[in-house]
RNA sequence: CUCUUAUAAAGAGCAGGUGGAGGGGCGAGCCCGAUGAAACCCGGCAACCUGUUUCAACAUGCGUGUUGAUUCAAGGUGCUAAUUCUCACAGCAGCAGCUGAAGGAUAAGAG
Numbered sequence: 001c002u003c004u005u006a007u008a009a010a011g012a013g014c015a016g017g018u019g020g021a022g023g024g025g026c027g028a029g030c031c032c033g034a035u036g037a038a039a040c041c042c043g044g045c046a047a048c049c050u051g052u053u054u055c056a057a058c059a060u061g062c063g064u065g066u067u068g069a070u071u072c073a074a075g076g077u078g079c080u081a082a083u084u085c086u087c088a089c090a091g092c093a094g095c096a097g098c099u100g101a102a103g104g105a106u107a108a109g110a111g
Base pairs, nucleotide, nucleotide: 001111002110003109004108005107006106007105013042016041017040018039022032023031024030027087028086029085043080044079045078048076049075050074051072054069055068056067057066058065059064084103089100090099091098092097
């Protein structure tokens, strides 16, 4: 970098530190920002993977192993304004709106 699968209406600093003007992927919009952006540190949230607790099923060469559920949050990531901020494509529809897709994001696996 490509492919596959899964997830996204919940949660996380009502004055944390450094830092200084930008940020929310792209286009349009609409927002956030000197009552301080990005970034870094600390804190926190979640529970995808590893691991931990408990239970069940199956297989046992009886030591255990596999699968499913459950628990914790130690490790690997991730996240910590707004539904993945909204629209941008398709369907229903006069609009509003609803549903789905695409794109992007993250995790795990494969190449």

This is a predicted structure of a 111-nucleotide RNA (SAM riboswitch aptamer (S box leader)) from Jeotgalibacillus sp. S-D1. The model forms 90% of the base pairs in the Rfam consensus. The coordinates come from a structure-prediction model, not an experiment, and the mean pLDDT is 81.